[in-house]
Context: one part of a larger RNA
């Protein structure tokens, strides 16, 4: 390299957009580059057999099969190219439509904490049991007022939305998007090395903010010890703005796209019909959209997967090749740093 693979054995990039490249729907005409074909030249190749040394080795002539290249005769199904057309792929517009999709701003109530005032008196907290701790300078508890920060009970559902990370109080504005129908464009498509953008938490920089929670730290317990689990405190952090970091069991441990292949069923959405107490609700039917569960064939080492495939096929990308050394060293790129990315070998088995 080929072959073979990538849910769990080594192996799918964290996710998208998109450049080059690769691949690409239906019909007709032309062309003949790829492809197939006959001839010929040249070249690589040099078998059996033959001839000459008595034989053999050896030597000589001869030059098969097969392949490359050049020239040339044809074929035109497929691929390519050119032109013309088509609509089912893709997209656009309009009208409906669904949603925790995103950004910004404003607003709201419950609760915790602190604080002010009042009532009130000796305990309160906390635990397996305690203690540290708070409290006669009046705590805990109850009532009323105020401040401030963070998170949004019920609705809430393996329900919804988003490319992934992720998204949940209400309202408004702006932005993106799904599904359905009609009309239009007419292959405009798929994938995507590099590249660009996004990317939980923690962490970093500057400036704010700081209620609760809480690494570090301190104390009390437990214990043989306790650098822990439990308790009382408590600083970074958690929150906001801007800028970095770029990693996760970033998981469905399953790359993206297209087509084909038994059935059953819940839910979300859409469409239609019926009923009704009618801006709504209920029921039924359909579904090409979505999200789940079970199952046939098939697949699989098995567990299991099974129209959301791990089935049957095709296109493109990424990745794997015994274990350890090691996702390490060195170098390079990036970063303020922490570190990230790329990525070996000796040696051992």
């Nucleotide at each position: 390299a080929u072959g073979g693979g990538u849910u769990u054995a080594a192996a799918g990039g964290g996710u998208g957009c998109g450049u080059a490249g690769g691949u690409g729907u239906u019909u007709g005409u032309a062309u003949a580059a790829g492809u197939c074909u006959g001839a010929u030249g040249u070249u690589u190749g040099g078998a059996a057999g033959c001839a000459g040394c008595a034989u053999a080795a050896c030597u000589g002539a001869a030059g098969a099969a097969a392949g490359g290249c050049g020239u040339u005769u044809g074929a035109u199904a497929c691929u390519g190219u050119a032109c013309a057309a088509a609509u089912u792929g893709a997209g656009a517009u309009u009208a409906a439509u669904g949603g925790a999709a995103g950004u910004u701003a404003a607003u709201g109530g419950a609760a915790u904490u602190u604080u002010u005032a009042g009532u009130g008196u000796a305990g309160a907290g906390g635990u397996g049991a305690a203690a540290u701790u708070c409290g006669u300078a009046g705590a805990u508890a109850c009532u009323a007022g105020a401040a401030g920060g963070a998170a949004c009970a019920c609705c809430a559902g393996g329900g919804g939305c988003g490319a992934a990370g992720g998204c949940g109080a209400u309202u408004a504005a702006c932005u993106a998007u799904u599904u359905u129908a009609a009309u239009c464009u007419g292959a405009c498509a798929c994938u995507g090395a590099g590249g660009c953008a996004c990317g939980a938490a923690a962490g970093c920089g500057u400036g704010g903010g700081g209620a609760g929670u809480a690494a570090a730290a301190a104390g009390g317990a437990u214990u043989a010890g306790a650098g822990a689990c439990c308790c009382u405190u408590g600083u970074a952090a958690u929150c906001c703005a801007c800028g970095c970091c770029c990693u996760a069991a970033a998981a469905g441990a399953u790359g993206a796209g297209u087509a084909u292949u038994u059935g059953a069923u819940a839910u979300c959405g859409u469409a239609a019909a019926a009923u009704u107490u009618a801006u709504g609700a209920u029921u039924u039917u359909a579904u090409g959209g979505a999200c789940g569960u079970c199952u046939a064939a098939g697949c699989a080492a098995a567990a299991g997967c099974a129209a959301u495939a791990a089935a049957u096929a095709c296109u493109c990308c990424a990745c794997c090749u015994g274990a350890g050394u090691a996702g390490u060293a060195c170098g390079a790129u990036c970063g303020c740093a922490a570190g990230a990315u790329u990525a070996a070998a000796a040696c051992u088995c």
Small-subunit ribosomal RNA, central domain from Radix auricularia, 349 nucleotides, folded computationally. Lineage of the source: Eukaryota > Metazoa > Eumetazoa > Bilateria > Radix. Its mean pLDDT, the model's own confidence on a scale to 100, is 84. The full RNA is in RNAcentral, with records from SILVA.